GlmS glucosamine-6-phosphate activated ribozyme aptamer from an Acidobacteriota bacterium, 156 nucleotides, folded computationally.
Model confidence (mean pLDDT): 80 of 100.
It matches the Rfam family "glmS glucosamine-6-phosphate activated ribozyme aptamer". By type it is a riboswitch.
Of the family's consensus pairs, 86% are formed in the model.
The sequence was found by an Rfam model in a public genome assembly.
Taxonomically the source falls in Acidobacteriota (Bacteria, Pseudomonadati).
RNA sequence: AUGACGAAUCCAGCGCCUGCCCUCGCUCAGCGAGGGGACGAGGUAGAGGGAGUAUCGAGAUGUUCGGCGGAUGCCCUCUCGGCUGCUCACGGUCGUGACGAUCCGGGGAAAAACCCGGGAGUGAUCCCGGAGACAGAUUCCGGAUCGAUGUGAGAC
Numbered sequence: 001a002u003g004a005c006g007a008a009u010c011c012a013g014c015g016c017c018u019g020c021c022c023u024c025g026c027u028c029a030g031c032g033a034g035g036g037g038a039c040g041a042g043g044u045a046g047a048g049g050g051a052g053u054a055u056c057g058a059g060a061u062g063u064u065c066g067g068c069g070g071a072u073g074c075c076c077u078c079u080c081g082g083c084u085g086c087u088c089a090c091g092g093u094c095g096u097g098a099c100g101a102u103c104c105g106g107g108g109a110a111a112a113a114c115c116c117g118g119g120a121g122u123g124a125u126c127c128c129g130g131a132g133a134c135a136g137a138u139u140c141c142g143g144a145u146c147g148a149u150g151u152g153a154g155a156c
Base pairs, nucleotide, nucleotide: 001009002008014069015068016067017066019065020036021035022034023033024032025031026030039057040056041055045079046078047077048076049075050074080095081094082093083092084091086154087153088152089151090150099147100146101145102144103143104142105141106140107139115130116129117128118127119126120125
């Protein structure tokens, strides 16, 4: 966002370039024009503010470098919401599967890359299609331990 507003499905990792590297051209020790510069998974209650490298691996052996900006993560205030035996007020804690910390076990499914084919370009490169792999986590499923789970009033 769609939806009997339910279930469920879908959506979110992005932009820029003067350093650097590469390509082409030229009147060539420079100039001009181009190209490269994040691969997916995960992730948002609302508004405002602050800080700012904000989770996880894959790749490469290394430019996914370096820089600027953005971002749902973090902190603060307020609003709303869940829980705090029932109701209310205040407080606490979290954020819609709605208390925190630590630990154990299990897990279907990733994309780029690689290979094949096609297209654009002088080129560096870029785009499309096919086939087929391989992750981890604060993700999903299940379990354990420790701690917290308030105050006042009222009802039963």